Context: one part of a larger RNA
RNA sequence: AGAUGAACGCUGGCGGCGUGCUUAACACAUGCAAGUCGAACGGAGAUUAUACGCAGAGGCGAUUUCGGUCAAAUCAUGUGUAAUCUUAGUGGCGGACGGGUGAGUAACGCGUGGGUAACCUGCCUUACACUGGGGGAUAACACUUAGAAAUAGGUGCUAAUACCGCAUAACAUUUUGGGAAGGCAUCUUCCUGAAAUCAAAGAUUUAUCGCUGAAGGAUGGGCUCAUGUCUGAUUAGCUAGUUGGCGGGGUAACGGCCCACCAAGGCUGCGAUCAGUAGCCGGCCUGAGAGGGUGGACGGCCACAUUGGGACUGAGACACGGCCCACACUCCUGCGGGAGGCAGCAGUGGGGGAUAUUGCACAAUGGGGGAAACCCUGAUGCAGCGACGCCGCGUGAGUGAAGAAGCAUUUCGGUGUGUAAAGCUCUAUCAGCAGGGAAGAAGAAUGACGGUACCUGACUAAGAAGCCCCGGCUAACUACGUGCCAGCAGCCGCGGUAAUACGUAGGGGGCAAGCGUUAUCU
Numbered sequence: 001a002g003a004u005g006a007a008c009g010c011u012g013g014c015g016g017c018g019u020g021c022u023u024a025a026c027a028c029a030u031g032c033a034a035g036u037c038g039a040a041c042g043g044a045g046a047u048u049a050u051a052c053g054c055a056g057a058g059g060c061g062a063u064u065u066c067g068g069u070c071a072a073a074u075c076a077u078g079u080g081u082a083a084u085c086u087u088a089g090u091g092g093c094g095g096a097c098g099g100g101u102g103a104g105u106a107a108c109g110c111g112u113g114g115g116u117a118a119c120c121u122g123c124c125u126u127a128c129a130c131u132g133g134g135g136g137a138u139a140a141c142a143c144u145u146a147g148a149a150a151u152a153g154g155u156g157c158u159a160a161u162a163c164c165g166c167a168u169a170a171c172a173u174u175u176u177g178g179g180a181a182g183g184c185a186u187c188u189u190c191c192u193g194a195a196a197u198c199a200a201a202g203a204u205u206u207a208u209c210g211c212u213g214a215a216g217g218a219u220g221g222g223c224u225c226a227u228g229u230c231u232g233a234u235u236a237g238c239u240a241g242u243u244g245g246c247g248g249g250g251u252a253a254c255g256g257c258c259c260a261c262c263a264a265g266g267c268u269g270c271g272a273u274c275a276g277u278a279g280c281c282g283g284c285c286u287g288a289g290a291g292g293g294u295g296g297a298c299g300g301c302c303a304c305a306u307u308g309g310g311a312c313u314g315a316g317a318c319a320c321g322g323c324c325c326a327c328a329c330u331c332c333u334g335c336g337g338g339a340g341g342c343a344g345c346a347g348u349g350g351g352g353g354a355u356a357u358u359g360c361a362c363a364a365u366g367g368g369g370g371a372a373a374c375c376c377u378g379a380u381g382c383a384g385c386g387a388c389g390c391c392g393c394g395u396g397a398g399u400g401a402a403g404a405a406g407c408a409u410u411u412c413g414g415u416g417u418g419u420a421a422a423g424c425u426c427u428a429u430c431a432g433c434a435g436g437g438a439a440g441a442a443g444a445a446u447g448a449c450g451g452u453a454c455c456u457g458a459c460u461a462a463g464a465a466g467c468c469c470c471g472g473c474u475a476a477c478u479a480c481g482u483g484c485c486a487g488c489a490g491c492c493g494c495g496g497u498a499a500u501a502c503g504u505a506g507g508g509g510g511c512a513a514g515c516g517u518u519a520u521c522u
Base pairs, nucleotide, nucleotide: 001522002521003520004519006518007517008516009515010514013393014392015391016390017389018388019386020385021351026349027348028347030346031345032344035093036092037091040090041089043087044086045085046084047083048082049081050080051079052078056075057074061070062069063068100304101303102302109229110228111227112226113225114224115223116222119221120220124217125216126215128213129212131210132166134164135163141156142155143154144153145152146151172197173196174195175194176193177192178191179190180189181188182187202209203208204207230276231275232274237267238266239265242264243263244262245261247259248258249257279301280300281299282298283294284293285292286291307326308325309324310323329340330339331338332337357383359382360381361380365379366377367376368375369374396426397425398424399423406417407416408415409414430463433457434456435455436454440449466511467510468509469508470507471492472491473490477506478505479504480503481502487494488493
């Protein structure tokens, strides 16, 4: 000098764009953050329409032997049907994305470049083939048992795009025959046969959306190789599934990944092992560069979700707002037993030098579901708070010498403050007032922001300047007070009676809505 996610002191007008728990991966009250589909399914409820018969009310009418008998409309209830709306449950898709954090990790974790002849891939897309015929359950529901509750159990009924057989079957899978090409080899590719095995689901507003099989693409991932990736030798030896082989198991897939047997290997001074520290990168800061430092925000990857372990489901998880077990903690309890997990957004306590609102909206962008309408979305878009940072603007402009007053100083003559002020003449950026008022929305409608940005008008110099420094480094000096005291100080050093170095005042210098200090990096 530059820089910062900064903090502290004094001060503080406006706007734009950013940014804001670096500490306790400490504990969390409350609300919200992942749902959706009735065009998969059976119910239930509400409303409307309609049909029906028993009974009830009603009494237009018909008939009469005048005693009665029959009896329409209408009302109410019940049942059935249809339509609309709502939805607890079964079922489908999504809860593996999005959002947070950096504890762990010195590692194929990350970066760069390869390999996969060792692999998977829902939704999307291209073209092909198919969608035949059956069955048995179960939730909801009804009744009921236990329980304070959470919930669990029993009996009975029922549906499906839920579940299970059967048929059909190749370009699929497995086994196998023949042939060709390639490869060091295990083998790979191609051609041609045979056998066995495996599918499906329908819906509606009739035009679509689906279902099944197999092949290709795209996208996303798994695995693997080379290489790079902090410090310590006051850490020198480490290793028994350890290193390799054979054969199995397992996996989507290779592999000691796991297992039996066999061999005795493997790593290491080019630093193994151990210990400490740490998420990595694109980048960012600094520097002429080489380097050094750093990894907050944004983007990519990884890891984690109170701590530890485990699998289930699924195309995908060993799953933040899923399940099971254990531990710690908190809460409820009728003491038998249960419930919970903010490193999501707000917010609270605590810690700390220190870091914000329990806000608005799905209008846009994007995501999930749905045929769609639409629903959900603390992603996101916005607003609020903080000079935390960067940038921009303003706090007025011109004129004005009796060089006013005041203040400071003085050699008492003056000098400085100083065109500074006052006065006069103007202007109106910002703020304030009034009126108009967007784009962002595509395609009719739909705008949180927002009566915002912006435009116009009137109006008043009014409402808007501080902070640090003045011995040298280093731009800027005098007076008084103090008297090695009080104090200053980044270094040198000032202060013991004329201190340009302390304190105050006047003056001056620097920067400016900031200025200084502290911390850290170059």